[in-house]
Context: one part of a larger RNA
C1' cells in the first nucleotide's frame, strides 16, 4: 500500500402531524379469567383513558361562568352553520432514555505494586600500588621550672595527592529501522569515604521518598498501575453504504454568559384551502421628500477694504492723540456629515389609470427544513493613505450551487444558463499567416518605435494633420560665403593689476551703412578669437517663432531560462484608426428522433358515478450545493400460492442481450444439491473513504 470480511438514525415509551382500517345506539380495553387445533387464536374482563360542556386561582356554579353591589358593561362559552369522535396499523417530526457511529484529556469508588527506583532499618561483604608525613613519643641542647630549639630518629593522622578494581556519566565521535527502547570508542570526575555494594525488611497515590530536579515510586507520573461507576461528557472533529424523478435556499434582522453555538421572524419544500384577470414590465397622471447640486437666509468656520461705537498699552504739562482688542453696519472673495430661517433635482418610494402578462404570482393555515462564516465585479458612499485580494453599508450582477464558449492557462471578467441522441442548419463574445476553425479579404490612412507585445512626472529640431495664429521677404528675406565691428575710454570706484568681460555703481556722447562702456572664449594684467549690429554676394510658390491633434522616441535595472505577443514570426503588417463584404465560431437557437413533469382537450377501459388508469394531440417546463417532496430496484428470513432441479440447484469464470437507473436476463464452462417467481410481511437490508476494526499478500 492493495485486496477481501465487518462497519454508523435503531429500540421502548409518551406527544403531535400525515394516510389507510374498523366502529360510532360514543371509542376502546390493562391486569386478570377460560376455551381451544397452545412461540398463538378465540371469548370474557369497563378497573381505567379519550370524547360528551363551559367557566373561574378556587370553592363552586353550569348553556351559562367568571368580574362586580348590579338584572350594567366586558372577557371567555353555547346556541347557527358544520362535520367529526375514538382505538390500532404504517410513516413524518418532537420529548425521555446512550438514541446515527467512532473519539478525548479529565472525575469518583475499590483494589495491586518499592523485585526499578527514593529513603531508612538490620546484618555481612569490598577498595592493586605509589605519595606526602600531622598529633604524640625518644635522643640532644637551653631554661630553676613552664617551655622553647635541634634530629636522613620512631610515629602514621587526613570527608589529604596520583592512579587500577569498584562507583560515576565530563566532552566528542559513531550509533540514530541501534549491539543497546540510552549503547560503544576515545577522553573525563570520585577512588578511606556524606565512600561502594550483597541479603533480609519498612514507608503507597487525597498517599510515599526527596542534599529539591515537579525528580523517583517496575522502559511515558504537575498526582502511579488495574477493575469498576461507564456506551461520562464532547455548542468539537471525522465518517454515515442503492438508483431515477420533482422542486429548490442561506450566509440577513432581532435577542443570546452569545459571537465557529442556540432560539423567533425572514428565505426553501409538502399538504390543504381560499380568492383574484395576481406578481410584475411598459405608459401617463398625481403625491411627500430635503440626497446630489448650488447657496451663505440661520447655525458655525474663515480673508481682505470702509464706516461707526466701546475698552486700551504707550506718547503728551494739557487739550489730545492712539498700536491694538472687541461688538456692530457694509462691500468684497470663500468653506459645511452632524448649517438650509432663500433653494433644489435625477432616481427611488406610494397610489390611481390604460396596456402587456394566467402551466402565474401573492394570501392563509399545518407539517418538514436547512442557513444565521460568505465572496468577487460594478454604481454611489464612511473608516483607512480617494493604500490592501483592506474593512463596514446600500442598489444590480455573477459565483457560492452553473457545466458550455471567449480571456494562452485563470470560482467571481465577456458570451450564454446543459432532459436525452444526430458524421445536420444559424448565431453569440470571441476571431480568421501557421501551430488553429474561418480573409495571407477590400478601400484610404497612421506607426519604424518590433511601437504593437507593461508604467508615471518629466525631457526632446521623431514624424503626419490643420489650409490656426504672429513675424520677415524681389525696396531682396532665411543660411553659407566676403567685408566691417570704430572713437571719448584703460568709463568711475576698487585693487598688487581690474584695459568691455573678479567684484561694485552708472551704461552716456560721438563717426557712422553699423558697431553693447559688451553676449561668450581667453590674458597675470594687455594682447587675440567670436557674437550682437551693417555693407556685398546670392535669387525664394520663400523664411522665423508659436498653438492644437494623431502616431511614436528617451525616461524603463534583478535575481534557476528568452519569461509583459500563448509559440513561430511578421513592417502599404499578420501593428494602430476609419468604413466594407463574407466567414468561422458554443451544450445559445433552429431541424428532426425520443424520455419525463405538468396544464388542457379527446377517446378508451374499470367499477363504489366522480374517480383512476391507458393512449393521442397541443402548449409550457425538465443546471444544482444545502434541503423538501415522490417512485422504485437489489439483499437476509417468513406466510400463502405457484414452480424449476444429477437430463445438473446455488456459487463461480466468461461472452451476448434489454431497461433511463438501480438491475434484469440468455449461452458456454466450472461446479456438485438444493433454488426461484408472485402476493403480502419482516429487518442486524446496500462502502470507498471514519490516521476505521480484523485477516491474506
Nucleotide at each position: 500500500a492493495c485486496c477481501g470480511g465487518c462497519g454508523a438514525g435503531u429500540u421502548g415509551u409518551c406527544g403531535u402531524g400525515u394516510a389507510g382500517u374498523g366502529u360510532u345506539u360514543u371509542c376502546u380495553u390493562a391486569a386478570c379469567c377460560c376455551a381451544c387445533u397452545u412461540u398463538g387464536u378465540g371469548g370474557g374482563g369497563g378497573a381505567g383513558g379519550a370524547g360528551c360542556a363551559g367557566u373561574g386561582a378556587a370553592a363552586g356554579c353550569g348553556a351559562g361562568g367568571a368580574u362586580g353591589a348590579a338584572u350594567a358593561g366586558u372577557c371567555c362559552g353555547a346556541c347557527u352553520u358544520a362535520c367529526a369522535a375514538u382505538a390500532c396499523u404504517a410513516u413524518g417530526c418532537g420529548g425521555c432514555a446512550g438514541a446515527c457511529c467512532c473519539g478525548a484529556a479529565a472525575c469518583c469508588a475499590g483494589g495491586u505494586g518499592a523485585u526499578c527506583u527514593a529513603a531508612c532499618c538490620a546484618u555481612g561483604a569490598g577498595c592493586a600500588g605509589g605519595g606526602u608525613g600531622a598529633a604524640u613519643c625518644c635522643g640532644c641542647c637551653a631554661g630553676a621550672a613552664a617551655u622553647g630549639g635541634c634530629g636522613a630518629g620512631a610515629g602514621g593522622a587526613g570527608g589529604c595527592c596520583c592512579g587500577a578494581a569498584c562507583c560515576g556519566g565530563u566532552g566528542u565521535a559513531u550509533g540514530u529501522u541501534g549491539c543497546a527502547a540510552u549503547a560503544u570508542g576515545c577522553u573525563c570526575g570520585g577512588a578511606u569515604g556524606a565512600c561502594u555494594u550483597g541479603u533480609g525488611g519498612u514507608u503507597a497515590g487525597c498517599g510515599g521518598u526527596a542534599a529539591a530536579a515537579u525528580g523517583c515510586c517496575a522502559a511515558a507520573c504537575g498526582a502511579a498501575c488495574c477493575u469498576g461507576g461507564a456506551g461520562a461528557u464532547a455548542g468539537c472533529u471525522g465518517g454515515u453504504u442503492c438508483u431515477c424523478c420533482c422542486c429548490g435556499a442561506a450566509a440577513g434582522g432581532u435577542c443570546u454568559a452569545u459571537a465557529g453555538g442556540g432560539a423567533c421572524c425572514g428565505c426553501c419544500c409538502u399538504u390543504u384551502g381560499a380568492g383574484g384577470a395576481a406578481a410584475u414590465g411598459c405608459a401617463g397622471u398625481u403625491g411627500g421628500g430635503g440626497u446630489a447640486g448650488a447657496g451663505c437666509a440661520c447655525u458655525g468656520a474663515a480673508u481682505g477694504g470702509g464706516g461707526c461705537a466701546u475698552c486700551a498699552a504707550g506718547g503728551g504739562a494739557a487739550a489730545c492723540u492712539g498700536a491694538g482688542a472687541u461688538g456692530u453696519c457694509u462691500c468684497a472673495a470663500u468653506c459645511a456629515a452632524a448649517c438650509u430661517c432663500c433653494c433644489g433635482a435625477a432616481u427611488a418610494c406610494a397610489a390611481c389609470u390604460g396596456u402587456a402578462g394566467a402551466a402565474c404570482a401573492c394570501c392563509a393555515a399545518a407539517g418538514g427544513a436547512g442557513a444565521c462564516a460568505g465572496u468577487c465585479a460594478u454604481a454611489c458612499g464612511g473608516g483607512g493613505c480617494u493604500a490592501a485580494g483592506c474593512u463596514c453599508g446600500u442598489g444590480u450582477g455573477g459565483c457560492u450551487a452553473a457545466a458550455g464558449g471567449g480571456a494562452a492557462a485563470c470560482a467571481a471578467c465577456c458570451c450564454a444558463g446543459a432532459c436525452u441522441c444526430u458524421c445536420a442548419g444559424u448565431u453569440a463574445a470571441g476571431g480568421c499567416c501557421u501551430c488553429u476553425a474561418a480573409a495571407u479579404u477590400u478601400a484610404c490612412c497612421u506607426u519604424a518605435a518590433g511601437u504593437u507585445u507593461g508604467u508615471a512626472a518629466g525631457g526632446a529640431a521623431g514624424u503626419u494633420a490643420c489650409u490656426c495664429c504672429u513675424c520677415c521677404c524681389c525696396c531682396g528675406a532665411c543660411a553659407c560665403c566676403c567685408a566691417g565691428g570704430a572713437g571719448g575710454u584703460u568709463g568711475g570706484c576698487u585693487u598688487a593689476g581690474a584695459a568691455g568681460c573678479a567684484g561694485c555703481c552708472a551704461u552716456c556722447c560721438u563717426u557712422u551703412a553699423a558697431a553693447g562702456a559688451u553676449a561668450g572664449c581667453g590674458u597675470a594684467a594687455c594682447a587675440g578669437c567670436u557674437c550682437a549690429c551693417u555693407g556685398g554676394c546670392c535669387g525664394a510658390u520663400g523664411g522665423a517663432g508659436g498653438g492644437u491633434a494623431g502616431c511614436g522616441c528617451c525616461g524603463a535595472a534583478g535575481a534557476u531560462u528568452u519569461a509583459u505577443c500563448g509559440a513561430g514570426g511578421a513592417u502599404u503588417a499578420a501593428a494602430g484608426g476609419u468604413a466594407a463584404u463574407g466567414c468561422c465560431g458554443a451544450a445559445a437557437c433552429u431541424a428532426g428522433a425520443g424520455a419525463u413533469g405538468c396544464g388542457a382537450u379527446u377517446u378508451u377501459a374499470a367499477u363504489u358515478u366522480a374517480u383512476u388508469a391507458a393512449a393521442a394531440u397541443c402548449g409550457c417546463g425538465u443546471g444544482g450545493u444545502a434541503g423538501g417532496g415522490g417512485a422504485g430496484c437489489g439483499u437476509g428470513c417468513u406466510g400463502a400460492g405457484u414452480g424449476c432441479u444429477u437430463u445438473g440447484a446455488a456459487g463461480c469464470u466468461u461472452u451476448g442481450a434489454u431497461g433511463u437507473a438501480a438491475a434484469u436476463u440468455g449461452g458456454a464452462g466450472u461446479g456438485g444439491a438444493g433454488c426461484g417467481c408472485u402476493c403480502a410481511g419482516u429487518a442486524g437490508u446496500g462502502a470507498g473513504a471514519a490516521u476505521g476494526c480484523c485477516g491474506g499478500u